[in-house]
RNA sequence: AGGGGCGUAGCUCAACGGAAGAGCACCGGACUCCAAACCCGACGGUUGCAGGUUCGAAUCCUGUCGCCCCUG
Numbered sequence: 001a002g003g004g005g006c007g008u009a010g011c012u013c014a015a016c017g018g019a020a021g022a023g024c025a026c027c028g029g030a031c032u033c034c035a036a037a038c039c040c041g042a043c044g045g046u047u048g049c050a051g052g053u054u055c056g057a058a059u060c061c062u063g064u065c066g067c068c069c070c071u072g
Base pairs, nucleotide, nucleotide: 001071002070003069004068005067006066007065010024011023012022013021018055027041028040029039048064049063050062051061052060
């Protein structure tokens, strides 16, 4: 330099183009003599970034950034 993959909650990951959810963690509560475990609830997102297409984009297109792999 060229090619491919990945980037979504604090972490690990989901999500036919109809607008984002789960588990864990953290916080509150129930239970307990107190804890742990279990149960209930709440919080938490510029979907890496910037554009484009579309009535509508995490999803499609272009550019760009970061990480990994391959070729030279």
Molecule: transfer RNA
Organism: Micromonospora narathiwatensis